[in-house]
Context: one part of a larger RNA
Formats: sequence, C1' cells, structure tokens
RNA sequence: UUGGGUGUAAAGCGCGUGCAGGCGGCUAGGUAAGUCAGAUGUGAAAGCUCCAGGCUUAACUUAGAAAGUGCAUUUGAAACUGCCUGGCUUGAGUCCGGGAGAGGAAGGUGGAAUUCCCAGUGUAGAGGUGAAAUUCGUAGAUAUUGGGAGGAACACCGGUGGCGAAGGCGACCUUCUGGACCGAGACUGACGCUGAGACGCGAAAGCGUGGGGAGCAAACAGGAUUAGAUACCCUGGUAGUCCACGCCGUAAACGAUGAGCACUAGGUGUAGGGGGUAUUGACCCCCCCUGUGCCGCAGCUAACGCAUUAAGUGCUCCACCUGGGGACUACGGCCGCAAGGCUAAAACUC
Repeated sequence: UUGGGUGUAAAGCGCGUGCAGGCGGCUAGGUAAGUCAGAUGUGAAAGCUCCAGGCUUAACUUAGAAAGUGCAUUUGAAACUGCCUGGCUUGAGUCCGGGAGAGGAAGGUGGAAUUCCCAGUGUAGAGGUGAAAUUCGUAGAUAUUGGGAGGAACACCGGUGGCGAAGGCGACCUUCUGGACCGAGACUGACGCUGAGACGCGAAAGCGUGGGGAGCAAACAGGAUUAGAUACCCUGGUAGUCCACGCCGUAAACGAUGAGCACUAGGUGUAGGGGGUAUUGACCCCCCCUGUGCCGCAGCUAACGCAUUAAGUGCUCCACCUGGGGACUACGGCCGCAAGGCUAAAACUC
C1' cells in the first nucleotide's frame, strides 16, 4: 500500500496456449450510460469560515450569513469514452510462388573408436604416477594381424552459423509433421494486444514396471598422499547414464533483462531472401526485408554499462519487490509412490 521500483542493490512467473477481465485503428450517423453545464430539492443541530453582539478583554457564548467538494430529480450539450447501425484498409489474418534450417515424431542404415570373445605372430613385462603402489601378466599379458559380439556417442564439415516459445536440437536415408522468412498481387474487414485462475510443455538428477548394459561412473573396496585424508591422485567398481511406458516439475531454467506496439544518429561483420547496376554469365558495387554479433551518438544509469535486438522516449496488460537474520523455514492446505514440490507466517534478534 500512496508512492517508488524490478540487468548487477529486494524484485520479471522456466516457457507457451488461452477463458474471464483490462486495453484497443480510420470514418459517418444515431443514442445519451460515463462526462460537462444549468435549475430545483435535500445535505439536522453543534463544529469550521465570515460579519455583528454579550460577559472589563480573551477563552467562552448569542444571532445572522456563507460553506457543506455529496445525493436525488429535472432541463440541456455531444468533443471524448461506452452502446447501436453502416462504411474503410494501414493493424491482424487467408490464398499463391519460392528458397533456408541440428524444429518435432517414427522406422531403417553406416563408419571410426572403446571393451569383451576366438584365432595367428610374439616374449617378459604391462598399467599407472610428482614418485609409487594396489592391479593385470609365463595358465602367455602389453604390442600387432585377422574374424566375431554388443552397447553408446556421432570426429572432420562446425562458424558470437542455423532452428525452436522455453527446456533444448548435430552421422546418413525414408515417412509423417509444426513454425518462421522473402516476393508479387488478390481476398476477409479490427477478426487485435495482454492475460488473474486454468491447461499444456519443461535440462539434469531422482522414482515405478519391464528391458538393456560397451564406455563412463555417485555409493563402496583397495593403493597412495598426509599429523589425519571419511578428499584431491591411482587401480577396481554398483546404482545410474541407454530404450519403452508412467511419475517428478525443479536449475546460475541467465540476456540474472515479462509480452506487444510506436518513435529516436550512424559504422561494421555474418545468416536467409529479394531488387537495381554491370556482364555472355557468375563475381564486384548499391538498396530493401528478416535474424544474429561487435563498435558507437543523443538519451538513460549509483556506477559498471545499455544504446533501432535499449537498460532511451511513450502507451497497454500481466507478474513481482518493500531492512538483514529467523526463512526457498514451521503450521495448514493442495500435489506426489517416495524424494519432495507449490503456497507461506510468527516469536525472537540486529
């Protein structure tokens, strides 16, 4: 609780879809609810304000006036808002033609590498470290050659490159599928923006059931190090990591920056598309749209910095903050199989 704020001081919901609500383009007519003006009634007394009177004065008090920002009725005004009717095309959308993309889902395929198994060659070491040891190896290891099995991840291309609302997405092929961008017209005619609740999506870890298990690796065991070493280093190693289905719903879910629209110097890279010039053609050069970076003016900022991708200038809507600790807690409620999540205090203390 007005106000002032939310990149880093407290504060933008992790992200979307969207009911209610709030807000909403240009134009004509109507209406008169909001709005504005007038009139009437009412707005008790006291009090407040003004003027005059009474106590010697004052406080106090008496009389009168004004005020009483309000409400009701009524008469008008019609610019703005609302409502009704009609029109418009610039907001929004549809159609058509293009090209770009790790956007999503399912199925299939491939090569390199690690590990394991079989076989060959071969012999005493190999691993590992700061140095070692645990460990593996004469029952033939390491190395090397051939064959096989299996799982997981896709080197180079690869790029402040691309796509997606966010989480996120990277081998290749096929099928299904979402969105954005560019170009020229045609069409609809405000159909829009935001969005409390609600619903959906949501990394990793974790949970349930069933598979799978190569490598890696919480826990665990051993070897070292050390004063100790429940660590860092080493040798092993189980959940897990992978798949299907179902939960969980959290992150420094970050640009620590909500969404939309409009306006406000430029310069320079890069990605997609288009146009002009030029040319036999492709480049070069110039311009436009969309995205993504860097630098920088005005302006803003406590500073750092931001700066047409704003943290500048404005408008609309939502969310959130209000000294530190207690406390991303307790209690209660809702959700969850659980772990826990969401909502969220107080005493006390500085």
The part of an RNA shown here (small-subunit ribosomal RNA, central domain) has 350 nucleotides and comes from an uncultured organism. The prediction has a mean pLDDT of 90.